A computed fold for a 690-nucleotide part of an RNA from a Patescibacteria group bacterium, annotated as large-subunit ribosomal RNA, domain II.
[in-house]
Context: one part of a larger RNA
RNA sequence: GCCAGCGAGUUACGUCUCUGUUGCAAGGCUAAGAACCAUAAGCGUUCGGAGCCGCAGCGAAAGCGAGUGCAAACAGCGCGACUAAAGUAGCAGGGAGUAGACCCGAAACCGGGUGAUCUAACCAUGGCCAGGCUGAAGCUGCCGUAAGAAGCAGUGGAGGGCCGCACCAACCUACGUUGAAAAGUGGGUGGAUGAGCUGUGGUUAGGGGUGAAAUGCUAAUCGAACUCGGAGAUAGCUGGUUCUCCCCGAAAUAUAUUUAGGUAUAGCCUGAUAGCGUUUCCAGCAGAGGUAGAGCUACUGAAUGGAUUCGGGCCCUUUUGGGUACCGCGUCCAAUUAAACUCCGAAUACUGACUGGUUAAAGCAUCAGAGUCAGACAGUGGCGGAUAAGCGUCAUGAGUCGAAAGGGAAACAGCCCAGACCGCCGUCUAAGGUCCCUAAAUCUUGGCUAAGUGUGAAAGGAAGUGGGGACACAUAAACAACCGGGAGGUUGGCUUAGAAGCAGCCAUCCUUUAAAGAUAGCGUAACAGCUCACCGGUCGAUGUGUGUCUGCGCCGAAAAUUCAACGGGGCUAAGCCAAGUACCGAAGACGCGGAUGCCCGACUUGUCGGGUGUGGUAGGGGAGCGUUCUAUGCAGCAGUGAAGUUAAACCGUGAGGUUUGGUGGAGCGCAUAGAAGUGAGAAUGCUGGC
Numbered sequence: 001g002c003c004a005g006c007g008a009g010u011u012a013c014g015u016c017u018c019u020g021u022u023g024c025a026a027g028g029c030u031a032a033g034a035a036c037c038a039u040a041a042g043c044g045u046u047c048g049g050a051g052c053c054g055c056a057g058c059g060a061a062a063g064c065g066a067g068u069g070c071a072a073a074c075a076g077c078g079c080g081a082c083u084a085a086a087g088u089a090g091c092a093g094g095g096a097g098u099a100g101a102c103c104c105g106a107a108a109c110c111g112g113g114u115g116a117u118c119u120a121a122c123c124a125u126g127g128c129c130a131g132g133c134u135g136a137a138g139c140u141g142c143c144g145u146a147a148g149a150a151g152c153a154g155u156g157g158a159g160g161g162c163c164g165c166a167c168c169a170a171c172c173u174a175c176g177u178u179g180a181a182a183a184g185u186g187g188g189u190g191g192a193u194g195a196g197c198u199g200u201g202g203u204u205a206g207g208g209g210u211g212a213a214a215u216g217c218u219a220a221u222c223g224a225a226c227u228c229g230g231a232g233a234u235a236g237c238u239g240g241u242u243c244u245c246c247c248c249g250a251a252a253u254a255u256a257u258u259u260a261g262g263u264a265u266a267g268c269c270u271g272a273u274a275g276c277g278u279u280u281c282c283a284g285c286a287g288a289g290g291u292a293g294a295g296c297u298a299c300u301g302a303a304u305g306g307a308u309u310c311g312g313g314c315c316c317u318u319u320u321g322g323g324u325a326c327c328g329c330g331u332c333c334a335a336u337u338a339a340a341c342u343c344c345g346a347a348u349a350c351u352g353a354c355u356g357g358u359u360a361a362a363g364c365a366u367c368a369g370a371g372u373c374a375g376a377c378a379g380u381g382g383c384g385g386a387u388a389a390g391c392g393u394c395a396u397g398a399g400u401c402g403a404a405a406g407g408g409a410a411a412c413a414g415c416c417c418a419g420a421c422c423g424c425c426g427u428c429u430a431a432g433g434u435c436c437c438u439a440a441a442u443c444u445u446g447g448c449u450a451a452g453u454g455u456g457a458a459a460g461g462a463a464g465u466g467g468g469g470a471c472a473c474a475u476a477a478a479c480a481a482c483c484g485g486g487a488g489g490u491u492g493g494c495u496u497a498g499a500a501g502c503a504g505c506c507a508u509c510c511u512u513u514a515a516a517g518a519u520a521g522c523g524u525a526a527c528a529g530c531u532c533a534c535c536g537g538u539c540g541a542u543g544u545g546u547g548u549c550u551g552c553g554c555c556g557a558a559a560a561u562u563c564a565a566c567g568g569g570g571c572u573a574a575g576c577c578a579a580g581u582a583c584c585g586a587a588g589a590c591g592c593g594g595a596u597g598c599c600c601g602a603c604u605u606g607u608c609g610g611g612u613g614u615g616g617u618a619g620g621g622g623a624g625c626g627u628u629c630u631a632u633g634c635a636g637c638a639g640u641g642a643a644g645u646u647a648a649a650c651c652g653u654g655a656g657g658u659u660u661g662g663u664g665g666a667g668c669g670c671a672u673a674g675a676a677g678u679g680a681g682a683a684u685g686c687u688g689g690c
Stems, first nucleotide, its partner, number of pairs: 001690006011099003015096010027053003033047004037042001057064002067079004102240002105237001109230006120204009129194001131163003134159001138155005167191003171188005206222001208218003243624006253266005267372002269369005275364002278361001281357004285352003293344001294342002300338003304334005310328003313324004375401003379396006406417003421594004426590003432584003435569003441581001443580006454571001460555002464552005470546004481538005487511003492506003517532001520531003595614009625679001627676008636668002644663008
């Protein structure tokens, strides 16, 4: 891992509550216990009236009583009574309570014991340490001294001394890492007469021991050993929770919470009621409002420019006064602004006791059963953030997902279309598509694009190209090009070494002219020189120039594993804009057949006809299938072959059932009731097999 078996809402109660059903009923019932029946013993039968519930309430109570309590009250108010009113006991089921209470699961806590054959320390008694080196004290001799001391040589053999086997340890490294080994092996390493190592026997025990102290060790276990018990500890946590079909179908919110991943009440779901009855919903009509917008000389604030008046500042004069490119209130003009401004003011939404419509549609009330309290994205309106986030947080609703399959978006919970009862090799459409992959137009008409734009992006940039309108010039000849002119006063004045159109400052006139700046640029030391403006000529135009609005394009454009920013091929349309026709396209709609819920009608009362429904998680309700056992019936089946098993066919919406053949070799079924150890794929489930 697979297969087989086992594996989770049970049981109890003088408990509470609701529903169904049965008996009796203003009453109902017995409990413990006793007697009887007699065996699958039982909710059995007969006693037993103790007691319980109901028939009356109110008050703390005394108590009073259809009333009573408060009170001075005959007010008033609270709780009751009325009209009338149903209970009680058993059984079954839904739910609650108390119990382990659906099952498995802690880490822990407490109690009684068992452990020092491992290891820690200690006690008693034994054992062990090759070989080599060093050479302390002391002693002897010599020397030395007044005597000593010191010195030298020898002797001696000290030391938690030195080197190094056994022995003990474990510093480095490699290997090993489902190992040869639940700590080792190889090679190096440290101690090795000592606080040394070691054998045997013994002592200390769990909040205790022991510890040259690491929370170390205390039998491969240690921040509190192991074992049995309390014990099914507790687990607002995780996991798991077993057959079928049918009807309905949520929530991820509010409030509170030592509360935030829990719970309670409300909200939203389900079922019931001969409950209420149009209250629901839609449209009309009628309302209240101060949002969006807008506005502000309509207020309160904010805020810009100008004018003006007045006051102040500054300057001049000081006696009046004059000036001011300074500041500000007010007023006026112009243009603005606000979530906490409003002279105004929608759309939606909201309200209604009004009117109409609404079969199957709801609504409301009461009771019973829930689940939900992590929501997600999209649209719209806000706030926070950076007018960031697949961001956070509110609001809104007939969004979708959640709990929704199908078609489209290449793929893609939340986007677009559309809500799957079942069947059909029928028809029509939606979104989206129609060259090939790939179902359907290489469809029609008119434009645009040349960038593979389409098939990713901004500020900004550009004689890309299409369209619109504006202005200017133009056969009295424009624009461009070419030819020619572009002068004189004058080198203007100043400045300057110089300044002559062209360093700089000032002025910027006049004349001749077809025209020509006291000069737009290059240039020179300064001149010179070359152009320009401006003028004439040549040429010859539905032309030329300028700015503007707009369609589609261009640049801007760099990323990490080839293409990788159309799904691909590929396309000049098979791209974009506008218009049109046809077709494809879904579980949508329609058609045909079938099943079933609800409503209406009919009668033959279980059928027919008509209508309208049938996606679904949590969850509620309904109807069934199957397993084991029990009772009763079937003069049930069975060696002329039971159960089990296997194959096929048939029946049923399904759980399942029946039949036949094979196998098997001894029990088994059907009907109606009853009772449950009643259904397996998951729990890192348990046991076994492979």

The coordinates come from a structure-prediction model, not an experiment, and the mean pLDDT is 84.